Predicted 3D model of a 100-nucleotide RNA (TPP riboswitch aptamer (THI element)) from Jiella mangrovi. The source organism's lineage runs through Bacteria, Pseudomonadati, Pseudomonadota, Alphaproteobacteria and Jiella. The coordinates come from a structure-prediction model, not an experiment, and the mean pLDDT is 78. It was read from a public genome assembly, where an Rfam model found it. It matches the Rfam family "TPP riboswitch aptamer (THI element)". Rfam's curators write: Vitamin B(1) in its active form thiamin pyrophosphate (TPP) is an essential coenzyme that is synthesised by coupling of pyrimidine and thiazole moieties in bacteria.
RNA sequence: UGAGCUCACACGGGGUGCCGAGAAGGCUGAGAGGCGAGAUGCCAACCCGUCGAACCUGAUCCGGAUCAUGCCGGCGGAGGGAUUGCGGGCGCGGCCGGGA
Numbered sequence: 001u002g003a004g005c006u007c008a009c010a011c012g013g014g015g016u017g018c019c020g021a022g023a024a025g026g027c028u029g030a031g032a033g034g035c036g037a038g039a040u041g042c043c044a045a046c047c048c049g050u051c052g053a054a055c056c057u058g059a060u061c062c063g064g065a066u067c068a069u070g071c072c073g074g075c076g077g078a079g080g081g082a083u084u085g086c087g088g089g090c091g092c093g094g095c096c097g098g099g100a
Stems, first nucleotide, its partner, number of pairs: 001093002004090004009085002011049004017027003033043003055080003061074004
């Protein structure tokens, strides 16, 4: 000095469903939490930031499973999507210098 991996902080983006009267409890998930009468609000945790499947649209879609639900698969690498900064750690490469 370059790229890689990783961690922290700051900044930006995002969703929070289903069963149950409700609660307890259960399902999927990284995440289904709290406040609030409630919400499109606020907080938290979590995930994602273009090398972008976080998330949204199509979609009140299609097939399968389920008590039920983006639960699984298809749609589909389709369209859109936040246009990142700084520092630490790890190992590696290039260059420069010193010593033997």